[in-house]
Context: one part of a larger RNA
RNA sequence: GAUUGAACGCUGGCGGCAUGCCUAACACAUGCAAGUCGAACGGUAACAGUGCUAGCUUGCUAGUAGCUGACGAGUGGCGGACGGGUGAGUAACACGUAGGAAUCUACCCUUUAGUCUGGGACAACCCGGGGAAACCCGGGCUAAUACCGGAUAAUACUCUACGGAGGAAAGUAUGGGACCUUAGGGCCAUAUGCUAUUGGAUGAGCCUGCGGCAGAUUAGCUAGUUGGUGGGGUAAAGGCCUACCAAGGCGACGAUCUGUAGCUGUUCUGAGAGGAAGAUCAGCCACACUGGGACUGAGACACGGCCCAGACUCCUACGGGAGGCAGCAGUGGGGAAUAUUGGACAAUGGGGGCAACCCUGAUCCAGCAAUGCCGCGUGUGUGAAGAAGGCCUGCGGGUUGUAAAGCACUUUCAUUGGGGAAGAAGGCUUUAACAUUAAUAGUGUUGAGGAUUGACGUUACCCAAAGAAGAAGCACCGGCUAACUCUGUGCCAGCAGCCGCGGUAAUACAGAGGGUGCAAGCGUUAAUC
Numbered sequence: 001g002a003u004u005g006a007a008c009g010c011u012g013g014c015g016g017c018a019u020g021c022c023u024a025a026c027a028c029a030u031g032c033a034a035g036u037c038g039a040a041c042g043g044u045a046a047c048a049g050u051g052c053u054a055g056c057u058u059g060c061u062a063g064u065a066g067c068u069g070a071c072g073a074g075u076g077g078c079g080g081a082c083g084g085g086u087g088a089g090u091a092a093c094a095c096g097u098a099g100g101a102a103u104c105u106a107c108c109c110u111u112u113a114g115u116c117u118g119g120g121a122c123a124a125c126c127c128g129g130g131g132a133a134a135c136c137c138g139g140g141c142u143a144a145u146a147c148c149g150g151a152u153a154a155u156a157c158u159c160u161a162c163g164g165a166g167g168a169a170a171g172u173a174u175g176g177g178a179c180c181u182u183a184g185g186g187c188c189a190u191a192u193g194c195u196a197u198u199g200g201a202u203g204a205g206c207c208u209g210c211g212g213c214a215g216a217u218u219a220g221c222u223a224g225u226u227g228g229u230g231g232g233g234u235a236a237a238g239g240c241c242u243a244c245c246a247a248g249g250c251g252a253c254g255a256u257c258u259g260u261a262g263c264u265g266u267u268c269u270g271a272g273a274g275g276a277a278g279a280u281c282a283g284c285c286a287c288a289c290u291g292g293g294a295c296u297g298a299g300a301c302a303c304g305g306c307c308c309a310g311a312c313u314c315c316u317a318c319g320g321g322a323g324g325c326a327g328c329a330g331u332g333g334g335g336a337a338u339a340u341u342g343g344a345c346a347a348u349g350g351g352g353g354c355a356a357c358c359c360u361g362a363u364c365c366a367g368c369a370a371u372g373c374c375g376c377g378u379g380u381g382u383g384a385a386g387a388a389g390g391c392c393u394g395c396g397g398g399u400u401g402u403a404a405a406g407c408a409c410u411u412u413c414a415u416u417g418g419g420g421a422a423g424a425a426g427g428c429u430u431u432a433a434c435a436u437u438a439a440u441a442g443u444g445u446u447g448a449g450g451a452u453u454g455a456c457g458u459u460a461c462c463c464a465a466a467g468a469a470g471a472a473g474c475a476c477c478g479g480c481u482a483a484c485u486c487u488g489u490g491c492c493a494g495c496a497g498c499c500g501c502g503g504u505a506a507u508a509c510a511g512a513g514g515g516u517g518c519a520a521g522c523g524u525u526a527a528u529c
Base pairs, nucleotide, nucleotide: 001529002528003527004526006525007524008523009522010521013376014375015374016373017372018371019369020368021334026332027331028330030329031328032327035078036077037076040075041074043071044070047069048068049067050065051064052063053062054061055060056059085287086286087285095211096210097209098208099207100206103204104203108200109199112196113195114194115193116150117149118148119147125140126139127138128137129136130135157166158165159164171192172191173190174189175188176187179186180185213259214258215257220250221249222248225247226246227245228244229243230242231241232240262284263283264282265281266277267276268275269274289310290309291308292307293306312323313322314321315320340366342365343364344363348362349360350359351358352357379409380408381407382406389400390399391398392397413470415465416464417463418462419461423456426452428450429449430448431447432446433445434444435443436442473518474517475516476515477514478499479498480497484513485512486511487510488509494501495500
């Protein structure tokens, strides 16, 4: 000199864009952060509508019917493995980079073939019981895209002794001209599902070379250890596991041990080489009160799932139960120190759904903080009687100083009042053409018309009004280092980054006048180069 997720002191007008627990991976009150689908299902607790019944005050009240819109709880499906947080652990194939072969991959795209026929349950519900509660038990009824058979099974799939053997499925919605009907529908069409399968895409698992840290006051380490064979296990190679056999394997090119640490893109500095760092943003990894375990699933050994143990907190009728903010806010604590218990799903994205839509503390916004960077303002011109006052003085004057006042202007920003974009694409509805089709239904694509969808938001921006009106401080002035005098003090009080100042004229302490440097900041401290 540059830099910082900074803090502290003094000061503080506005805006834009960023950033904001670096410490206790300490403990957490409260609310919210993952749901959705009635176009899978039986149904109907609430709400609304409609029909029926009754009462009367004649348009209200009560009852009733899943009949309709919808829908609590329940069965079922998909999603809760993403998104969000943190950096404790980890010196490791964890990360970076370059390769590899023995693998899986829901949803999506694509290929081929199919979607036939039966069955028995269990919730909800009803009845009964236990418990303070959490919740649990018994009996009975019932549906399905839940569960289980049978059929079918390709040049595909799995196994194979190469003869063969084995294994699937589910429907639902919308519309309809004939025909049939037990009046439900069948049937036909379309859409969407479902089953098996091919290839892809995406994601993930595994192996290897090389690379990035400190200590030798750590020199030897290793028994599933190193390799082989048989077996097991996994989606998959492999001591991954096991039995047997062999005695190997690593190490001064630093094994082992100890300490420290998430890694990288990058960031800071530097002419570079290098050094330091790893906040925000992005990629990967690890973790989710501590330790262990598996279940489900395409995917987890799962932050807001389960089980066990432990510590802690809470409830209890003492028998037993409940909980996990390193999600967003917020609280206590720790600390030099770090924000709102805010708004909205309008946009982007995610989950579910045919869709409408619902959910989304992801996200987008707003609030707080000069924490940083950038921009703007705090006026402009004129003005010598060089006013007054202050300070200095050699008492003549000098300086503050065109500075002020005065005069003439301007009005950024702030204030007040008006106007006012873009961020909106879509979705809904009407309609035309085309495609599908038996069809002018329905559905899809494209186009046209209509009414609409904005948290921010009293937005950005523009116009007008008034008036210099509301807006400057901080550090320093002995040398390094730009900037000097007076007074006070008297080795005292004090200063100080280094050298050093202060013991009676201190440009070095304190105050004042003046000056210098930066400026909504300026200094100090800490840290890095």
Small-subunit ribosomal RNA, 5' domain from a metagenome, 529 nucleotides, folded computationally. The full RNA is in RNAcentral, with records from SILVA. Its Rfam family is "Bacterial small subunit ribosomal RNA".